[in-house]
Molecule: c-di-GMP-I riboswitch aptamer
Organism: Gammaproteobacteria bacterium
RNA sequence: ACUCGACAAAGGCAUACCCGCUGAAAGGCGGGGACGCAAAACCACCGGUCUAAGGGAUCUGAUCCUACGACAGCGGGGCUACCGAA
Numbered sequence: 001a002c003u004c005g006a007c008a009a010a011g012g013c014a015u016a017c018c019c020g021c022u023g024a025a026a027g028g029c030g031g032g033g034a035c036g037c038a039a040a041a042c043c044a045c046c047g048g049u050c051u052a053a054g055g056g057a058u059c060u061g062a063u064c065c066u067a068c069g070a071c072a073g074c075g076g077g078g079c080u081a082c083c084g085a086a
Stems, first nucleotide, its partner, number of pairs: 004084002012037002017032006035073001042078002045076003048071003054066005
């Protein structure tokens, strides 16, 4: 240095839920709060999942399709980083 990840050390992030704001919604942001996470830091390139304002179809009041929207705490990938046992 690379790989790897401990009954190590220092720390870090923050599920659900609640409150406020925002958005058509999914969701996002802030505060509280911790289920967990060795990248649960960052990136929408690939797969997957969610929503359907707008558009289209059907039909008479609703249903269906659709991402240019979203999810990085779904998986893969890219990239960066603390520590140093086996």